[in-house]
RNA sequence: CGACGAUAAAGGCAAACCCGCUGAAAGGCGGGGGCGCAAAACCACCGGUCUAAGGGAGCGAUCCUAGGACAGCGGAGCUACCGAA
Numbered sequence: 001c002g003a004c005g006a007u008a009a010a011g012g013c014a015a016a017c018c019c020g021c022u023g024a025a026a027g028g029c030g031g032g033g034g035c036g037c038a039a040a041a042c043c044a045c046c047g048g049u050c051u052a053a054g055g056g057a058g059c060g061a062u063c064c065u066a067g068g069a070c071a072g073c074g075g076a077g078c079u080a081c082c083g084a085a
Stems, first nucleotide, its partner, number of pairs: 004083002012037002017032006035072001042077001045075003048070003054065004
């Protein structure tokens, strides 16, 4: 330096659920909480998933649609702490 990942050390993050704020919703943010995580840091490029305000179709019920989301669904990219085997 590149891999790799301990019942190591120092720390870190935080699922469900509850409360508040926010958003049309999906979701996000803050507090509590702690299932888990060695990239559970970053990033919507590819696949996937969610939502459908606006737009479109329909007499209607409803259906379609992402410039909205999800990185704790998989992959790519990119950066980083520690150092036993």
A computed fold for an 85-nucleotide RNA from Proteobacteria bacterium UBA1847, annotated as c-di-GMP-I riboswitch aptamer. The prediction has a mean pLDDT of 92. The sequence was found by an Rfam model in a public genome assembly. NCBI's taxonomy places the organism under Bacteria, Pseudomonadati, Pseudomonadota.